[in-house]
């Protein structure tokens, strides 16, 4: 690293330092930025993977908790692409809903 499993419409910002881009990549759309973008740092928050008690009990559930390891703090993972079925349209495609699937993201395993 690859690969497993679990979750992904809740939540949760101030200040400094920089100074022009960001929002995962392709595309298309649409946003956010000189009333200061990524990046760094500070100092708060937010959630409960990991944890920590208690009960249950057999490694399962349920409650509560935040000392420490991670994570996150516009927008559903910002929406769209691929596919199934449905409805309309219209001519062999296109719009719309709903589920799947691919990709990605965090977390705990992971020779």
């Nucleotide at each position: 690293a690859a690969g497993u499993u679990a979750u992904c419409a809740a939540g949760a910002a101030a200040g400094g330092u920089a100074g022009a881009g960001g929002g995962a990549u392709u595309a298309g759309a649409c946003c956010c930025g000189a009333u200061g973008a990524a990046a760094c740092c500070u100092u708060g928050g937010c959630a409960a993977c990991c944890c920590u008690u208690u009960a249950u009990c057999u490694u399962u559930u349920a409650a509560a908790g935040a000392a420490g390891g991670u994570g996150c703090u516009a927008a559903a993972u910002u929406c769209u692409a691929c596919u199934a079925a449905u409805a309309c349209a219209a001519u062999u495609u296109g719009u719309a809903u709903u589920g799947g699937a691919a990709a990605g993201a965090u977390a705990a395993c992971g020779a």

The RNA shown here (SAM riboswitch aptamer (S box leader)) has 111 nucleotides and comes from uncultured Algibacter sp. Taxonomically the source falls in Algibacter (Bacteria, Bacteroidota, Flavobacteriales, Flavobacteriaceae).